A computed fold for a 102-nucleotide RNA from Oceanobacillus limi, annotated as Glycine riboswitch aptamer. The prediction has a mean pLDDT of 80. Of the family's consensus pairs, 91% are formed in the model.
RNA sequence: AUGAUUACAAGGGGAGAGAUUAUUUAUAAGGGAAUCUUUAUAAAUAACGCCGAAGGAGCAAACUCAUGUGAAUCUCUCAGGCAAAAAGACUCUUGUAGGACG
Repeated sequence: AUGAUUACAAGGGGAGAGAUUAUUUAUAAGGGAAUCUUUAUAAAUAACGCCGAAGGAGCAAACUCAUGUGAAUCUCUCAGGCAAAAAGACUCUUGUAGGACG
């Protein structure tokens, strides 16, 4: 002097499923005698319907003294999500750490 698996950081790519219904609150606009009413947006709660790629849980083969260990992009849907935004398994590039192989 080569610089693997891996870890961290930054940036990029990244699917699916109701812009559902009801109630309440806030804001904006209009009407109005009013502390009323209409429309739109956002949030919260509830109901029904769905999605799987944050997280979580479960299992095959195999191993095993054993009722044990045991994976996922599989399954479940607790959580999360269902216009946009945010998030997002996974992946690419760069940098740092590290030092397998030679």